[in-house]
């Protein structure tokens, strides 16, 4: 400089530091984002491998252990990202995970709760068509 992401900004307080700057814990807003939560609508009811949420992250084949499940590997796939001032476009690169709640929850006015983190990448053959 720039990317994913909601994930940014302000104010008070103590501390730390020469420093009105910066940090770092505490509270408060404000801003984004997400969850529960009428009427109507929709949903039959039990069972069974309960059932649900964040999210781009779903689903198929194959192989190896094994024990149905399951774990690890491939390849592909629903979607998703980046392609450098901005949008569309393209070559061309890449993801396609984790995690949560706890026997519970459809929509959903009022209304009530949560989060406002983490993790990265470059000095380059960075193109075209508008716009600025």
């Nucleotide at each position: 400089u720039g990317c994913c992401g909601a994930g940014u900004u302000c104010c008070c307080g103590u501390g730390g530091u020469c420093a009105u700057g910066c940090c770092a814990c505490g509270g408060g807003g404000a801003u984004c984002g997400g969850g529960g939560g009428a009427c109507c609508c929709g949903a039959g009811u039990a069972a069974g491998u309960g059932g649900g949420g964040c999210g781009a992250a779903u689903c198929g084949c194959c192989g190896u252990g094994a024990g149905a499940u399951c774990a690890c590997g491939g390849c592909g796939u629903a979607g998703c990202g980046c392609g450098a001032c901005u949008u569309c476009c393209a070559a061309g690169c890449g993801c396609g995970a984790g995690c949560c709640c706890g026997u519970c929850a459809g929509c959903u006015a009022a209304c009530c709760c949560c989060g406002u983190a983490g993790g990265c990448c470059c000095u380059a053959c960075a193109g075209g068509a508008a716009g600025g």
A computed fold for a 132-nucleotide RNA from a soil metagenome, annotated as c-di-AMP riboswitch aptamer (ydaO/yuaA leader).
RNAcentral holds the sequence, with entries from MGnify.
The model forms 92% of the base pairs in the Rfam consensus.
It matches the Rfam family "c-di-AMP riboswitch aptamer (ydaO/yuaA leader)". Rfam's curators write: This family represents a conserved RNA structure found upstream of the ydaO and yuaA genes in Bacillus subtilis and related genes in other bacteria.
Its mean pLDDT, the model's own confidence on a scale to 100, is 81.